[in-house]
RNA sequence: AGUCGUUUGGGCGACUUUAAAAAGACUUUAGGCCCAAAGCGUCCCGCCUUAAUUGGCGGGGGUAGUU
Numbered sequence: 001a002g003u004c005g006u007u008u009g010g011g012c013g014a015c016u017u018u019a020a021a022a023a024g025a026c027u028u029u030a031g032g033c034c035c036a037a038a039g040c041g042u043c044c045c046g047c048c049u050u051a052a053u054u055g056g057c058g059g060g061g062g063u064a065g066u067u
Base pairs, nucleotide, nucleotide: 001016002015003014004013005012006038007037008036009035010034011033024067025066026065027064032040042061043060044059045058046057047056048055
C1' cells in the first nucleotide's frame, strides 16, 4: 500500500493475491469482531408457488450476560 471480516463512517484484527479466521476469556444465541446507523445474511409469521424450507412477495425481530 492492497485485500478480507454483510453495507456506510469509525475502531480492532488477519492476510499478501488469497478471501479466509482460534480476531482477550467463559457462558449464551440462528444471529455474522466492536460502536452508531442500515436491515445484506439469518430467525419467526402470513400469502402465492413447487415434487420439495423449491422459488417469490409482505410483515416482525435485530443475540444476551459475566470478567
Molecule: Pistol ribozyme
Organism: Maribacter sp.